[in-house]
RNA sequence: GUAGUUUUACAAGCGCCUGAACUAAGCCUGGACGAAACGAUGGCUUAGUUGACGAGGGGGAGGUUUAUCGAACAAUCGGCGGAUGCCUCCCGGUUGACUGUGCACAACCGUCGUAAUUUUCACCUUAAAACAGCGGGGCAACUUGCUGCACAAAGGGUGGAAAAUGCACAAAC
Numbered sequence: 001g002u003a004g005u006u007u008u009a010c011a012a013g014c015g016c017c018u019g020a021a022c023u024a025a026g027c028c029u030g031g032a033c034g035a036a037a038c039g040a041u042g043g044c045u046u047a048g049u050u051g052a053c054g055a056g057g058g059g060g061a062g063g064u065u066u067a068u069c070g071a072a073c074a075a076u077c078g079g080c081g082g083a084u085g086c087c088u089c090c091c092g093g094u095u096g097a098c099u100g101u102g103c104a105c106a107a108c109c110g111u112c113g114u115a116a117u118u119u120u121c122a123c124c125u126u127a128a129a130a131c132a133g134c135g136g137g138g139c140a141a142c143u144u145g146c147u148g149c150a151c152a153a154a155g156g157g158u159g160g161a162a163a164a165u166g167c168a169c170a171a172a173c
Base pairs, nucleotide, nucleotide: 014081015080016079017078019077020050021049022048023047024046025045026044027043028042053070054069055068059090060089061088062087063086064085091110092109093108094107095106096105099170100169101168102167103166104165117163118162119161120160121159122158123157124156125155131148132147133146134145135144136143137142
């Protein structure tokens, strides 16, 4: 270093790399100029490098795969795996226009000190990379640390407006 087995820890724009691109070494090709030397371009082999910037997201079980939002001088291409997404069911709940209980219906929530019908308006809610500067490592492609600097969207919070079940019983008036 490779392969197998066992155990432990860790991630979620998370992990990995055989396509691809780039770099180096060796070899081959050999343009222009040319006496020659030189050597463009292209190819092969080996070894490397790159391959997602943050915000947001978890009741349980099963299923499923191109699983939300924007930023970027845009390969952040392509592929594999995973994943808080989505679907179904279950558990516990919220709202349905005075209150409670029961049944059903509809739409939702899973409690961060703040949850929970739909639509809409206003305000609030510390982005990070990129970039710039100064360093470290590497022949190089690249990689990494520190300092500084601004700018999002979704989602969420607060307040307002509009719309939104039925039946039965009880209480209150």